[in-house]
Context: one part of a larger RNA
RNA sequence: CUGGGCGUAAAGGGCGCGUAGGCGGCCGAUCAAGUCAGGUGUGAAAGCCCACGGCUUAACCGUGUGAAGUGCAUCUGAAACUGGUCGGCUUGAGUAUCGGAGAGGAAAGUGGAAUUCCCGGUGUAGAGGUGAAAUUCGUAGAUAUCGGGAGGAAUACCGGUGGCGAAGGCGACUUUCUGGACGAAUACUGACGCUGAGGCGCGAAAGCGUGGGGAGCAAACAGGAUUAGAUACCCUGGUAGUCCACAGCUGUAAACGAUGUGCACUAGAUGUGGGGAAGUGUUGACCUUUCCUGUGUCGCAGCUAACGCAUUAAGUGCACCGCCUGGGGAGUACGGCCGCAAGGUUAAAACUC
Numbered sequence: 001c002u003g004g005g006c007g008u009a010a011a012g013g014g015c016g017c018g019u020a021g022g023c024g025g026c027c028g029a030u031c032a033a034g035u036c037a038g039g040u041g042u043g044a045a046a047g048c049c050c051a052c053g054g055c056u057u058a059a060c061c062g063u064g065u066g067a068a069g070u071g072c073a074u075c076u077g078a079a080a081c082u083g084g085u086c087g088g089c090u091u092g093a094g095u096a097u098c099g100g101a102g103a104g105g106a107a108a109g110u111g112g113a114a115u116u117c118c119c120g121g122u123g124u125a126g127a128g129g130u131g132a133a134a135u136u137c138g139u140a141g142a143u144a145u146c147g148g149g150a151g152g153a154a155u156a157c158c159g160g161u162g163g164c165g166a167a168g169g170c171g172a173c174u175u176u177c178u179g180g181a182c183g184a185a186u187a188c189u190g191a192c193g194c195u196g197a198g199g200c201g202c203g204a205a206a207g208c209g210u211g212g213g214g215a216g217c218a219a220a221c222a223g224g225a226u227u228a229g230a231u232a233c234c235c236u237g238g239u240a241g242u243c244c245a246c247a248g249c250u251g252u253a254a255a256c257g258a259u260g261u262g263c264a265c266u267a268g269a270u271g272u273g274g275g276g277a278a279g280u281g282u283u284g285a286c287c288u289u290u291c292c293u294g295u296g297u298c299g300c301a302g303c304u305a306a307c308g309c310a311u312u313a314a315g316u317g318c319a320c321c322g323c324c325u326g327g328g329g330a331g332u333a334c335g336g337c338c339g340c341a342a343g344g345u346u347a348a349a350a351c352u353c
Stems, first nucleotide, its partner, number of pairs: 003325004007307002012321001014202004021195003025089007033082002035078008049066001050064005092192001093189004097184003104178007111155001116150007126137002163170002207249002209246004216242002221237004260320006268298012302309002326353003335346004
């Protein structure tokens, strides 16, 4: 390379938007680039194949308007398919109208519980902590309890294999601004679509820069224990950090469903969230049936090495992208690019089993 693969064996990019490219619904007309048919030219010789011949045979060699040379060029033709152009269509896609659901995002404001600290009252000898202790706090009045105040962070119950978001993620309440999805019924546009190398944007925690803030928690650190030792697990303290601002930086995670995106098809059963329709109905937030859309459990065919997956596929197919190719060396070195740094990204080889 031809291939074979990517839930767990190596392998799905962390996620989206989108450029080039690839691929693309139904009907009619037309062109003839692809495609197909035929003709002509060319496709050196040698070699391969065929026929005949020469060395005693063979290998080898010679001869031939021989065959072949899957190719290229050109001419003529065909028009089903792909493609180009023109015209039309509505089922793909989208827009408008109405409706309800939601921790979707951003900003501002407000509340209550709790911890800590400060002030005052009551009150007296312990409190705290552990397996047991000690370090620690306390007669300069602690712990406990009552009242008042300050400040920061997080939002009990509701809360749910419940909801929303592309992913990361999102949970008190109110207001403002704002994105998306879903349902119902019509109308409109008329293929406007799918994917997406590069590119751009978003991206937990930790970390970095500048300035704030700092209640609790708590890397580092100190002390007390434990222990043979204990640079730990347990305890008492405790600094960065955790919080806020910046069109700040970083750009990584077991960024996981370890499962790329889109479309179509292929038994069912049973929960649950949102919306609609019909029916029975003390006409009530119920009940039954059913449609669409999410989210779970079980299960047939089929698939799978097995485990398992199974209309939310890992089944059956199509389109496009990413990635893998024995283990170690190594996600390392060197170089490039990015970063303030930490480092990130791209990414080998020698050697070795």
Molecule: small-subunit ribosomal RNA, central domain
Organism: metagenome